[in-house]
Context: one part of a larger RNA
RNA sequence: GGUUUAAAGGGUACUUAGGCGGCCAUAACAUCUUGUAAAAAUGCAAAUAUUAGGCUAGAGUUAUAAUAGAAGAGGGUAGUACUUGAGGAGGAGAGAUAAAAUUCAUUGAUACCAAAGGGACUGGUUACGGCGAAAGCAACCCUUUAAAUAGUAACUGACGUUGAAGGACGAAGGCAUUGGUCACGAACAGGAUUAGAUACCCUUAGUAGUCUUUGCAGUCAAUGAUGAAUGUCAUGAGUUGGAUGAAAAUCUGGCACAUAAAUAAAAGUGUAAGCAUUCCACCUCAAGAGUAAUGUGGCAACGCAGGAACUG
Numbered sequence: 001g002g003u004u005u006a007a008a009g010g011g012u013a014c015u016u017a018g019g020c021g022g023c024c025a026u027a028a029c030a031u032c033u034u035g036u037a038a039a040a041a042u043g044c045a046a047a048u049a050u051u052a053g054g055c056u057a058g059a060g061u062u063a064u065a066a067u068a069g070a071a072g073a074g075g076g077u078a079g080u081a082c083u084u085g086a087g088g089a090g091g092a093g094a095g096a097u098a099a100a101a102u103u104c105a106u107u108g109a110u111a112c113c114a115a116a117g118g119g120a121c122u123g124g125u126u127a128c129g130g131c132g133a134a135a136g137c138a139a140c141c142c143u144u145u146a147a148a149u150a151g152u153a154a155c156u157g158a159c160g161u162u163g164a165a166g167g168a169c170g171a172a173g174g175c176a177u178u179g180g181u182c183a184c185g186a187a188c189a190g191g192a193u194u195a196g197a198u199a200c201c202c203u204u205a206g207u208a209g210u211c212u213u214u215g216c217a218g219u220c221a222a223u224g225a226u227g228a229a230u231g232u233c234a235u236g237a238g239u240u241g242g243a244u245g246a247a248a249a250u251c252u253g254g255c256a257c258a259u260a261a262a263u264a265a266a267a268g269u270g271u272a273a274g275c276a277u278u279c280c281a282c283c284u285c286a287a288g289a290g291u292a293a294u295g296u297g298g299c300a301a302c303g304c305a306g307g308a309a310c311u312g
Base pairs, nucleotide, nucleotide: 001283002282003281004267005266009280011169012168014166018162019161020160022055023054024053026052027051028050030048031047033046034045035044036043037042058159059156060155061154062153063152064151066149067148071145072144073143074142075141076140077139078122079121082118083117084116087113088112093104094103130137131136174216175215176214179211183210184209189204190202191201227279228278229277230276231275232274234259235258236257238255239254240253241252242251243250244249262269263268285312286311294305295304296303297302
């Protein structure tokens, strides 16, 4: 000086140290600084820091009666489909594809009826919707935990904000372990296609895995490619919650959209990417490369920290 898209926002929140931080015609004390008077010493005023006292506008607590929600955890129940299937009935094909074959079938398949069993999943409604810190969350019922919103009545009295370190959570896949295995399905095998076909398509077979238990791992285009917080800035039409109201409407929290000013290299942003403030993280030519080597964590796979040389 920068960090949406050019290098650069940590995956997410919590939190230790530290940084920064409301009001007062209050008092004391101090002086790096500023203003003012003055030649100067110095005086006065401001500001800041500390201590003491007070306040309620930030923040929070309690009570109250509420509200909306796929927020989390545990338990129970159900549903369609699929699959297995005692048995029945039936009699030649079925299945697959662009077309076929592999495949199944007179030891009776496919299609039809069916006692009983099994595991996974949760259609439509579904929305430019909702909830959650993020990851993520969708059948129904019960129990339980947490957060949010507007309102009323009190209370505490700056208790706030950010957050190196730290521990916690963290999709899918993976590892270990206990079960489970309907369906799907890496790998492996077969049939096609093709010049070849270690592929696309199909079939059978189908292991690992997906599911469950208890641990590990700790990553992603973990994206809004946009760190958190506070203040501030013109308008419209929607949507989702709450309060008041007969209604219109008003107040208030969220979401997405179209715009004003402003801003930007532009696309665009416009509840921010504008105007300001505080704190943290990160970037500094390309490739080599987030590699080698080093340290550290891990059962391993690998992760994390910092991080080269050679070349242009």
Molecule: small-subunit ribosomal RNA, central domain
Organism: Emericellopsis sp. 1a5